[in-house]
């Protein structure tokens, strides 16, 4: 010296998950708590339009969110088709993910109006090609 592994800041990523303000309080660079604004998100909630008949099975039914289908296997895999991410964009080529939770027998779309969230995660950024902006000579 380099090279993993660990902490921290700073730029910057992936999610709607950011900022400003008053006020307090901590372990006082900085963080948390309560309120209150903006912004960006979801959700319930008319008329028309959708749905509309009988019987039988079923794990009732719905929401967020990319997290879904078909086939195979029989041990929770393995293919294929689709969706998401890979640090503005576009193609192609790899590469990575398809989870988790909420509501409570109820909810189609839905103007007015109601409600409700702003967490968590990552860590030098895949590679080639073009477009296209912006600065500074």
């Nucleotide at each position: 010296a380099c090279a993993g592994c660990c902490g921290g800041u700073g730029c910057g990523c992936c999610u709607a998950a950011u900022c400003c303000c008053g006020g307090g309080c901590g372990c006082c660079u900085c963080g948390c708590c309560c309120g209150g604004g903006a912004g960006c998100c979801g959700g319930g909630g008319a008329c028309c339009c959708a749905u509309u008949a009988g019987a039988u099975c079923c794990u009732g039914g719905g929401g967020u969110g990319a997290a879904g289908g078909c086939a195979c296997a029989c041990g929770u895999g393995u293919g294929c088709c689709c969706g998401g991410g890979c640090u503005c964009c576009u193609c192609c080529a790899g590469c990575c993910c398809g989870a988790a939770c909420c509501c409570g027998u109820c909810a189609g779309c839905u103007a007015a109006c109601c409600c409700g969230g702003c967490c968590g995660g990552c860590a030098g950024a895949u590679g080639g090609a073009g477009a296209g902006g912006a600065g500074u000579g």